[in-house]
Predicted 3D model of a 346-nucleotide RNA (Bacterial RNase P class A) from an Actinomycetota bacterium. A source record names the gene rnpB. It matches the Rfam family "Bacterial RNase P class A". The family's RNA type in Rfam is ribozyme. The RNAcentral record of the sequence draws on ENA.
RNA sequence: UGAGUCGGCUGGGUGGCCGCGGCACGGUUCGCCCGUGUCGAGGAAGGUCGGGACUCCACAGGGCAGGGUGCUGGUGGACAACCAGGCGUCGUGAGGCGACGGAAAGUGCAGCAGAAAACACACCGCCGAUGGACCGUUCUGCGGUCACAGGCAAGGUUGAAAAGGUGCGGUAAGAGCGCACCAGCGUCCGAGGUGACUCGGGCGGCUUGUAAACCCCACCCGGAGCAAGGCCAAGCAGAGGUCAGACUGCCCGUCUCAUGACCUCGGGUAGGCCGCUGAGAUGGAUGGCCACCCACGUGGUCCUCGGACCACCGGACAGAACCCCGCCUACAGGCUGACUCACCAC
Repeated sequence: UGAGUCGGCUGGGUGGCCGCGGCACGGUUCGCCCGUGUCGAGGAAGGUCGGGACUCCACAGGGCAGGGUGCUGGUGGACAACCAGGCGUCGUGAGGCGACGGAAAGUGCAGCAGAAAACACACCGCCGAUGGACCGUUCUGCGGUCACAGGCAAGGUUGAAAAGGUGCGGUAAGAGCGCACCAGCGUCCGAGGUGACUCGGGCGGCUUGUAAACCCCACCCGGAGCAAGGCCAAGCAGAGGUCAGACUGCCCGUCUCAUGACCUCGGGUAGGCCGCUGAGAUGGAUGGCCACCCACGUGGUCCUCGGACCACCGGACAGAACCCCGCCUACAGGCUGACUCACCAC
């Protein structure tokens, strides 16, 4: 100098005018009318994905079903969150990504291609020791031919994946069949680490993948949500009572009448208030215009080639409705820290 990686901050400023909502004070012609003061969106207010607080309903305890989570240590009220670490994987690297328990409990699946996809298999191929057929011969034998029975899985072909890899031995040809080394797995021992795990050694020929397939293991989970829910409470309807007359002079009781007036009662509709907040609405306020400045872009002019000036455009994503902690997603531009790689100079 160039190219990157991981974070942190910011998200136009000042002034004027007009307007909106809450609260306080004052005025008032009393009208939620007027004046003054003060406060009035975000890093995501968004998606409503996870968790909580709060509210109502349900609930002895246990089990089944269903759902969620799934390496380790810590933080946290909790979570699928955060921090640090381990392992795997990608990147030259700084770093990124990972639902990351179990495939040796059991079941299932692995399209196409291919011989064969998991009780292995045989298209090409190799062999044909042994058995068989035929020929020769010095004939209880030996040699040759065939590729018939049969043996093999080294090599080729397919595939994302082919029953560990390389070498030597071995064999008729071959094969973990044997051995050495290497990779993985299991198991035992030792060392380090709180732990996940890592390192070293011995033993076992044990060696396909798939659990965001069923399943197994461990842990966790009641439901609905602020239109939750609580309080007050017209009108209408309902229940009870009082008011008139007769039996009967009085009280109770019964009957009749205006099918009325008034009082009381509980539940509860409309409606109101609370829930609701240092923004706090409930038809939902938080805005608009102008001037200058600040960055960004485009074009032009000038010159000392790096700046100055002028004109135009335009300032992202996005707007709280009970609150809190997270996650995810969107975002013009600007500032800033740490680190990596390449090249050059000293």